[in-house]
Molecule: transfer RNA
Organism: Candidatus Melainabacteria bacterium
RNA sequence: GUGUCUGUAGCUCAGGAGAAUAGAGCAUGAGUUUCCGAAACUCAAGGUCGGGGGUUUGAUUCCCCCCAGGCACG
Numbered sequence: 001g002u003g004u005c006u007g008u009a010g011c012u013c014a015g016g017a018g019a020a021u022a023g024a025g026c027a028u029g030a031g032u033u034u035c036c037g038a039a040a041c042u043c044a045a046g047g048u049c050g051g052g053g054g055u056u057u058g059a060u061u062c063c064c065c066c067c068a069g070g071c072a073c074g
Base pairs, nucleotide, nucleotide: 001073002072003071004070005069006068007067010026011025012024013023019057028044029043030042031041032040050066051065052064053063054062
C1' cells in the first nucleotide's frame, strides 16, 4: 500500500432485518441482612453507540470519507 474484520457504560460484550425511553454481566455507590465483615437480595449512578457528512418523517443500525486497532497478502 491492497483486502478484510473490529470500535456501544470504568472493564468484557450483546443488539445491528431503520421505530420512538440503548441493554447484560463484572466493577462502583446506597440499602436489607450480620456483633463486624464476606456472600446473597434490592435499588441507583454511569453512554456525543470512534469522529464527520449523506439518505430518511426517523440512523447505534444503511451509504461515503477519516481516525484507531487486529488479521491476511505484497